[in-house]
Context: one part of a larger RNA
RNA sequence: UGACGGAAGGGCACCACCAGGAGUGGAGCCUGCGGCUUAAUUUGACUCAACACGGGGAAACUCACCCGGCCCGGACACCGGAAGGAUUGACAGAUUGAUAGCUCUUUCUUGAUUCGGUGGAUGGUGGUGCAUGGCCGUUCUUAGUUGGUGGAGCGAUCUGUCUGGUUAAUUCCGAUAACGAACGAGACUCUAGCCUAUUAAAUAGACGUCGGGUUCUCUGCACUCGACGGUCUUCUUAGAGGGACAAGGUGCUUUUAGCACCGCGAAACAGAGCAAUAACAGGUCUGUGAUGCCCUUAGAUGUCCGGGGCCGCACGCGCGCUACACUGAAGGAAGCAGCGUGUAACAACCUUGUUCUAACGAACUGGGUAACCCGUGGAACUUCCUUCAUGAUUGGGAUAGGGGUUUGCAAUUGUGCCCCUUGAACGAGGAAUUCCCAGUAAACACUAGUCAUCAGCUAGUGCUGAUUACGUCCCUGCCCUUUGUACA
Numbered sequence: 001u002g003a004c005g006g007a008a009g010g011g012c013a014c015c016a017c018c019a020g021g022a023g024u025g026g027a028g029c030c031u032g033c034g035g036c037u038u039a040a041u042u043u044g045a046c047u048c049a050a051c052a053c054g055g056g057g058a059a060a061c062u063c064a065c066c067c068g069g070c071c072c073g074g075a076c077a078c079c080g081g082a083a084g085g086a087u088u089g090a091c092a093g094a095u096u097g098a099u100a101g102c103u104c105u106u107u108c109u110u111g112a113u114u115c116g117g118u119g120g121a122u123g124g125u126g127g128u129g130c131a132u133g134g135c136c137g138u139u140c141u142u143a144g145u146u147g148g149u150g151g152a153g154c155g156a157u158c159u160g161u162c163u164g165g166u167u168a169a170u171u172c173c174g175a176u177a178a179c180g181a182a183c184g185a186g187a188c189u190c191u192a193g194c195c196u197a198u199u200a201a202a203u204a205g206a207c208g209u210c211g212g213g214u215u216c217u218c219u220g221c222a223c224u225c226g227a228c229g230g231u232c233u234u235c236u237u238a239g240a241g242g243g244a245c246a247a248g249g250u251g252c253u254u255u256u257a258g259c260a261c262c263g264c265g266a267a268a269c270a271g272a273g274c275a276a277u278a279a280c281a282g283g284u285c286u287g288u289g290a291u292g293c294c295c296u297u298a299g300a301u302g303u304c305c306g307g308g309g310c311c312g313c314a315c316g317c318g319c320g321c322u323a324c325a326c327u328g329a330a331g332g333a334a335g336c337a338g339c340g341u342g343u344a345a346c347a348a349c350c351u352u353g354u355u356c357u358a359a360c361g362a363a364c365u366g367g368g369u370a371a372c373c374c375g376u377g378g379a380a381c382u383u384c385c386u387u388c389a390u391g392a393u394u395g396g397g398a399u400a401g402g403g404g405u406u407u408g409c410a411a412u413u414g415u416g417c418c419c420c421u422u423g424a425a426c427g428a429g430g431a432a433u434u435c436c437c438a439g440u441a442a443a444c445a446c447u448a449g450u451c452a453u454c455a456g457c458u459a460g461u462g463c464u465g466a467u468u469a470c471g472u473c474c475c476u477g478c479c480c481u482u483u484g485u486a487c488a
Base pairs, nucleotide, nucleotide: 001488002487003485004484005483007482008481009480010479011478012477013476016472017471020436021435022434023433024432027322028321029320031318032317033316034315035313036312043054044053065308066307067306068305069304071302076119077118078117079116080115086113089108090107092105093104094103123296124295126294127293128292132290134284135283136282137280138279139278144183145182146181148179149178150159151158152157162174164173165172188273189272190271191270194242195241198239199238200237201236204233205232206231207229208228209227210226211225212224213223214222248262249261250260251259252258324429328388329387330386331385332384333383334382342373349368350367351366353364354363355362356361395426400421401420402419403418404417405416442464444462445461446460447459448458449457
């Protein structure tokens, strides 16, 4: 100087607690990990910082694993063989999973591209992340880190970087042997809220005129369709800007830094991104035509083809989905979103409308490379009416059986969907334990990613929308000061 303390004192955090909410842990199923099994069940990662993670939803491919079978994509150099032919390819029949001339029989074809050997390349999802780069994660979401000059000390080092108040903050005020600085914090960037001010819009609307249609008190009004017109920009879109700064008031406080309340206001703590110094022998050689070394390199660990596997099931653990019903289930009816996305050299995408079908779906027509078409996205929860009535029940929908259809070359070990039948556990979950304070939790659906097909996943989006804190250091940790130990 660190580290540690079952030392003291401050301060902080829903990856801590308190007050609560939703749970998870119990059931069924989905999925990841281990184990077991297996020809193979490829593999990485194992406290936070592995385990719905590898953007990892694998039928083939992927693919690395297993069982088989082709190919050379063995550059280049040297030596050999070789135009009296180095070699290449092949019908048929055997052979084979195979219409691989792979191999054999049989002969034809080809013409210096090759063939044999040696050296040496090349390839490798082979090894090593404990040889590395880069990237990421974490220590570590806190406030921390550093040098110059000066001062103290023989020196390592200390001071600066602080008794106190304050802040989310080493943020400021102040104190002051320090002064003046740098990185980080903040500022900044993006997103969300406000603008009757500006710029505009036949890909957004409004208004007006005319002509239809519906309800109707048949002139109006209201709703809706079409045509036209010029005017406008409230709504919509989006450029440039503005707007909030603790600015105003009242208290508290050195009448400092600041804090609390009130008013005004769209807004008086909105959400994310970025993020220092020093580290870890954290993860990744399976992201890379980044890469050292080692291994292998033609009976291949290269590469392609066929099949299987990664899905296997006495079991243990983790993330989840569905439930256990009446705040509900079923059947009718009503009525509302916001993020997105969408087809080119031979149509594979998003799809309106019509017809067929019991439904999935199919056929025919159109529109859309998109504020133009799907689409006013008629989303779910919700609201109204009816039935059910506490029972493993009309709750629940696992597990099976039989049909139909779709994607795909291919669906068996069941891709998905639809119909009929079947109708398991589960009556609110022990010890433990996770997440969280406002448009948040939770309920609910939608869109995108992956995607030929397939969400119980992930990333976003809106709709409905609570209870309880607005504190503390008791538990778990973190930071600072003092102190002890003498561990490095």